The prediction has a mean pLDDT of 81. A computed fold for an 87-nucleotide RNA from Lachnospira eligens, annotated as c-di-GMP-I riboswitch aptamer. NCBI's taxonomy places the organism under Bacteria, Bacillati, Bacillota, Lachnospirales, Lachnospira.

RNA sequence: UUAAUAUGUUGGCAAAGUAGUCGAAAGGCUAUGACGCAAAGCCAAGGGUCUUAACUGAUUUUAUCAGAAUGACAGCCGGUUGCAUUA
Numbered sequence: 001u002u003a004a005u006a007u008g009u010u011g012g013c014a015a016a017g018u019a020g021u022c023g024a025a026a027g028g029c030u031a032u033g034a035c036g037c038a039a040a041g042c043c044a045a046g047g048g049u050c051u052u053a054a055c056u057g058a059u060u061u062u063a064u065c066a067g068a069a070u071g072a073c074a075g076c077c078g079g080u081u082g083c084a085u086u087a
Stems, first nucleotide, its partner, number of pairs: 002087004012037002017032006035075001041080003046077002048073003055067005
């Protein structure tokens, strides 16, 4: 440097649920929790997924429906950096 691997501790992260809080929502944050994770570190101007506020259109009017990302998701794929062991 390249490839492979999981048997990784006294180490690290932390899903669902619950409480609080921010948000229109998706979702985020804090606490609890512990399903899992060898990158569950980082990247959202690569693909994909979620939401639909502004806005647009239609119906029709206390609204509803459709379109719509400048909003989100890295624990979907991908990119990128890195640890342990073995070869």